[in-house]
Context: one part of a larger RNA
């Protein structure tokens, strides 16, 4: 418990498809289910009102009428609006079509580049590393360092940027392939095919599990040196799982814009991206430069909103539509059931008692 809210105070599902549901664009014809007006039935008694009865009066109580009985039925009219019907219409939503352009948007495969490690060969000769300081470790079985040449996995400096693309996660060396989206111009076709979306499905960092590879770095554990009153840490040395590949499994993050999805409609300034247009410059080029027009993507800011921070045409303004979610604090995101999972563990999700 409602005429309340969800950026920060409880509270937007991590993202998206999409089922049932709700909701839902312009005209015209019917239709009369909703609706809405009118009429007859019904629509216990008590309760109320106005008169009376009876108790000495009243409360109370008895007939009588009138009123409530906000609802069923069932007849009749309306035709605005919302519903259904239409082998009826449009074209402003949406969808499809063409066209030249941006984009780390996916998925394979192939080429490359710098750097660590290692192996070898060659040159030098006592220290190298480390640190606040040092020490463990490493070197005469010749390190470090300098040079030549291999070998192997990871990774992709500069360009680089409140730049791009993606629904979120995410996405970054080049090159082919395949392939999805989105913006912009045109205004050719369909003609409401559309919004949301309980269940339900698909994607879903990073650790993590499984199985087979792979193993340069770096690195939980777990050893060892400092430090410490200790030091199961922080700093040093080495260093396993893991990191990297395939096939699966897992389903969570501060999965953040701490802001759900669509659509309208409400001032502007500066800035960047992308198309498209006009005007104008040259070294005529897939060129600058300066307006616009749409769509992204940032800051300032007005009205207005906000408990204030703030939000501010990307709104936290003004209204619709539809989901999801809260109800003091802790016990707890625990128990117990249920389902999912190899497993960790995920999902749903209490109370008793405290305060």
């Nucleotide at each position: 418990u409602u005429g309340g809210g969800u950026c920060u105070a409880a509270a937007g599902c991590g993202u998206c498809c999409g089922u049932a549901g709700c909701c839902g664009g312009u005209c015209a014809u019917g239709u009369c289910a909703g609706u809405u007006c009118u009429u007859u039935g019904u629509g216990a008694a008590a309760u109320c009102g106005u008169g009376u009865u009876g108790c000495u009066c009243a409360a109370c109580u008895u007939c009588a009428c009138g009123g409530c009985g906000u609802g069923c039925a069932a007849g009749g009219a309306a035709u605005a609006c919302u519903g259904c019907a239409u082998a009826g219409a449009c074209u402003a939503g949406g969808g499809a079509c063409u066209g030249g352009g941006a984009g780390a948007g996916g998925u394979a495969a192939g080429a490359g580049g710098u750097a660590u490690u290692c192996c070898a060969g060659g040159g030098c000769u006592a220290g190298c590393g480390g640190u606040a300081a040092a020490a463990u470790g490493u070197u005469a079985u010749c390190a470090u360092c300098c040079u030549u040449g291999g070998a192997g996995g990871a990774c992709c400096a500069c360009c680089a940027a409140u730049g791009g693309c993606g629904a979120a996660g995410g996405c970054a060396u080049c090159u082919u392939a395949c392939u999805a989206g989105a913006a912009c111009a045109g205004g050719u076709c369909c003609g409401a095919c559309g919004g949301u979306g309980a269940g339900g499905g698909g994607c879903g960092a990073a650790a993590g599990c499984u199985a087979g590879g792979g193993g340069a770095u770096c690195a939980a554990a777990a050893c060892g040196g400092a430090u410490u009153a200790g030091a199961u840490a922080c700093c040093c040395g080495a260093g396993u799982a893991g990191u990297c590949c395939u096939a699966g499994c897992u389903g969570u993050a501060a999965a953040c814009g701490c802001u759900g999805u669509g659509u309208a409609c409400u001032a502007g300034g500066c800035g960047u991206u992308g198309c498209a247009u006009a005007u104008u410059c040259u070294a005529u080029a897939u060129g600058g430069a300066u307006g616009u027009g749409c769509a992204g993507u940032g800051u300032c800011g007005g009205a207005g909103c906000g408990a204030a921070g703030g939000c501010g045409u990307u709104a936290a303004g003004u209204a619709c539509a539809c989901c999801a979610c809260c109800u003091g604090g802790g016990a707890a995101g625990u128990a117990c059931g249920g389902c999912c999972g190899c497993a960790a563990g995920a999902c749903u999700g209490a109370a008793a008692c405290u305060u």
Molecule: small-subunit ribosomal RNA, central domain
Organism: metagenome